A computed fold for a 73-nucleotide RNA from a Bacteroidales bacterium, annotated as transfer RNA. The RNAcentral record of the sequence draws on ENA. Its Rfam family is "tRNA". Rfam classes the family as a transfer RNA.
RNA sequence: GCCUCGUUAGCUCAGUCGGUAGAGCAGCUCACUCGUAAUGAGCAGGUCGAGAGUUCGAGUCUCUUGCGAGGCU
Numbered sequence: 001g002c003c004u005c006g007u008u009a010g011c012u013c014a015g016u017c018g019g020u021a022g023a024g025c026a027g028c029u030c031a032c033u034c035g036u037a038a039u040g041a042g043c044a045g046g047u048c049g050a051g052a053g054u055u056c057g058a059g060u061c062u063c064u065u066g067c068g069a070g071g072c073u
Base pairs, nucleotide, nucleotide: 001072002071003070004069005068006067007066010025011024012023013022019056027043028042029041030040031039049065050064051063052062053061
């Protein structure tokens, strides 16, 4: 230098053919308990790496770009 993959909640990851952004764990509250753990119920938490384009509508498609991983020369 070239190619491929990844980037979404604090962490690990889903998200189909473009149509309301989700799960588990962690956190907080409540119930249960003598108390804790466990369990159950609920709540909060997101500029979807950044910028632009297409579209009625983009996490998803296109372009540019940052970061990480792998490969080739």